[in-house]
RNA sequence: GUGCCUAUAGCUCAACGGCAGAGCGCCGCACUGUGGAUGCGGAGGUUGAGGGUUCGAAACCGUCUAGGCACC
Numbered sequence: 001g002u003g004c005c006u007a008u009a010g011c012u013c014a015a016c017g018g019c020a021g022a023g024c025g026c027c028g029c030a031c032u033g034u035g036g037a038u039g040c041g042g043a044g045g046u047u048g049a050g051g052g053u054u055c056g057a058a059a060c061c062g063u064c065u066a067g068g069c070a071c072c
Base pairs, nucleotide, nucleotide: 001071002070003069004068005067006066007065010024011023012022013021018055026042027041028040029039030038048064049063051061052060
């Protein structure tokens, strides 16, 4: 340099173009002699950046950034 893959909650990952979710973690309550475990509830996201397409984009198109793989 060329091609491809990945980027979503603190972490690991989901999500037919139509409400952004789960597990773990965190907070509260119940339970318990305390803690843990368990149960119930809650908070936490400009979906890497900025454009385009669309009635509507995490998703589709192209640019950039970061990481990875292959080739040179």